[in-house]
RNA sequence: GAAGUUUGCCAGACCGCCGCUGGUGCAAGCGUGGAAACACGGCACUGGAGGAAUGUCCGGACUGCACAGGGCAGCGUAGCAGGUAACACCUGUCCACCGCGAGGUGAGGAUCAGAGCAACAGAGACGAGUCGGUAGGCCGCAAGGCAUACCGGGUGAAACGGGCAAUCUCUACGCGCAGCAAUACCAAAUAGGCCAGCGUUGAUGUGGCUCCGCGGAGCUGGCGGGUAGGUAGCACCGAGCCGGGUGGGCGACCCCCGGCCCAGAGGAAUGGCGGUCACGCCCGGCGCUUCGCAAGAAGCGCUGGGUGCACAGAAUCCGGCUUACGGCGGACUUCACAC
Numbered sequence: 001g002a003a004g005u006u007u008g009c010c011a012g013a014c015c016g017c018c019g020c021u022g023g024u025g026c027a028a029g030c031g032u033g034g035a036a037a038c039a040c041g042g043c044a045c046u047g048g049a050g051g052a053a054u055g056u057c058c059g060g061a062c063u064g065c066a067c068a069g070g071g072c073a074g075c076g077u078a079g080c081a082g083g084u085a086a087c088a089c090c091u092g093u094c095c096a097c098c099g100c101g102a103g104g105u106g107a108g109g110a111u112c113a114g115a116g117c118a119a120c121a122g123a124g125a126c127g128a129g130u131c132g133g134u135a136g137g138c139c140g141c142a143a144g145g146c147a148u149a150c151c152g153g154g155u156g157a158a159a160c161g162g163g164c165a166a167u168c169u170c171u172a173c174g175c176g177c178a179g180c181a182a183u184a185c186c187a188a189a190u191a192g193g194c195c196a197g198c199g200u201u202g203a204u205g206u207g208g209c210u211c212c213g214c215g216g217a218g219c220u221g222g223c224g225g226g227u228a229g230g231u232a233g234c235a236c237c238g239a240g241c242c243g244g245g246u247g248g249g250c251g252a253c254c255c256c257c258g259g260c261c262c263a264g265a266g267g268a269a270u271g272g273c274g275g276u277c278a279c280g281c282c283c284g285g286c287g288c289u290u291c292g293c294a295a296g297a298a299g300c301g302c303u304g305g306g307u308g309c310a311c312a313g314a315a316u317c318c319g320g321c322u323u324a325c326g327g328c329g330g331a332c333u334u335c336a337c338a339c
């Protein structure tokens, strides 16, 4: 220098102005919307996307329903040892395979319980049987046939002894079912239900309004369930975050000490403008260096202008895996060259 392997980090920084959205405190119990439940509105301070927020794949938390115990069925996992709340994740290690190597991948329990499967070639492929030879046996007048044992050649990945469990199966272990549109609470209108009272001895309604007329079976009140709507769940003292430890461990990880409180909407906020600095790309000017006869080319420095970061946007929360993607660094491997 080239080609790789593996591992870590970053995801522009700061300032000003204007917005969006959440929290806390103060003030007011006032206004607006609404039948209500409830929501919104003031001032001050303050929080506001990611390493993948992707996929919604795996595991949990949480919630409702079910549940004595055991078994069957179904689904999943599979060397061994460990980590973890748990896992199909992670770590270490053995074995197998791939790679010159750094390293990577593994669907790595069981084929003396049972079943199933194997292209082509080959006489025959998992069911039984037989291509050739030898030996003796039985049947037959004979040609020959039947059955047994042993040996041999060829085909093929594999020929009677094996393979495949990424076919069923068996073994061990795990799993009750559903999911935040879970679930809990508040709660209209309309319709239907139940109860009470009044009503064919004429109610409610209606024309005129003490009286009278029309009309003819309901009317009034209460209760309860569900729906629209609203609130909680839901932003959390937590499997939490940051820093430190001649703390433990090969490691995943665990332990101790100190500090911190860190998005929470619900058709869904996290944005826009301006400036300074840093970086990348494009265009131009000047200077220097190298190459070249020259035209010119390349590189570096200074400077002016333009432009701009890849993938991507939380939706109950957390741990993983996976997919997408820009840049920087460390360690290691192989090859080439120089000393």
Stems, first nucleotide, its partner, number of pairs: 001335010012277007020048007030041004050311001055321001057320005062179004074175005079093005094108001095106004109170002114168002116164002131152005137146003183232004193223006205214003240260006247254002279308013